[in-house]
């Protein structure tokens, strides 16, 4: 970088160097940010995919947290593309898709 399955409205911050921009990419929207933004590091901590026990018997549970990742503002900020329903209309938009993130496997 590609493909497959699965989750994605829970949940979890301090410190240290460092100095302005960040929230994936284009728009539009709203937000965070010199009461210190992005990046780096130490430390906690969240979570439970892989992983460990045990139970079921072959797919589930229920406990766990050593170790491989992950995460620790806002729903994967929110909108786009399709549409249920509602509504003279204008709009709202349930829910689906792409995108994209993560996590095991395969290339």
């Nucleotide at each position: 970088c590609c493909g497959u399955u699965a989750u994605c409205a829970c949940g979890a911050a301090a410190g240290g160097c460092a100095g302005a921009g960040g929230g994936a990419a284009u728009a539009g929207a709203c937000c965070c940010g010199u009461u210190g933004a992005a990046g780096c590091c130490u430390u906690a901590g969240c979570a439970a995919c892989c992983c460990u026990u045990u139970a079921u018997c072959u797919u589930u549970a229920a406990a766990g947290a050593a170790g491989g990742u992950g995460c620790u503002a806002a729903a994967u900020u929110c909108u786009a593309c399709c549409a249920a329903a509602c509504c003279c209309a204008c709009g709202u938009g349930c829910g689906g898709a792409u995108a994209g993130a993560u996590a095991a496997c395969a290339c």
SAM riboswitch aptamer (S box leader) from Flavobacterium album, 107 nucleotides, folded computationally. Model confidence (mean pLDDT): 84 of 100.